[in-house]
RNA sequence: GCCGGUUUAGCUCAGUUGGUAGAGCAACGCAUUCGUAAUGCGUGGGUCGGUAGUUCAAGUCUACUAACCGGCA
Numbered sequence: 001g002c003c004g005g006u007u008u009a010g011c012u013c014a015g016u017u018g019g020u021a022g023a024g025c026a027a028c029g030c031a032u033u034c035g036u037a038a039u040g041c042g043u044g045g046g047u048c049g050g051u052a053g054u055u056c057a058a059g060u061c062u063a064c065u066a067a068c069c070g071g072c073a
Stems, first nucleotide, its partner, number of pairs: 001072007010025004019056001027043005049065005
């Protein structure tokens, strides 16, 4: 230099044909217990790496760009 992959909640990851974002763990609250752990129920938490574009509508499509990983030279 060229090619490909990944980027979504604190962490690990889903997200269908573009239709307005979820799970598990963690955190917090309540119940249970003499108390803790465990268990059960519930709550909060996200400008979907960034900037533009297409569209009535973008996590999803397009362009550029950043970080990380891999391959080739």
The prediction has a mean pLDDT of 81. Transfer RNA from an uncultured Alphaproteobacteria bacterium, 73 nucleotides, folded computationally. It was read from a public genome assembly. Its Rfam family is "tRNA". From the family's description: Transfer RNA (tRNA) molecules are approximately 80 nucleotides in length.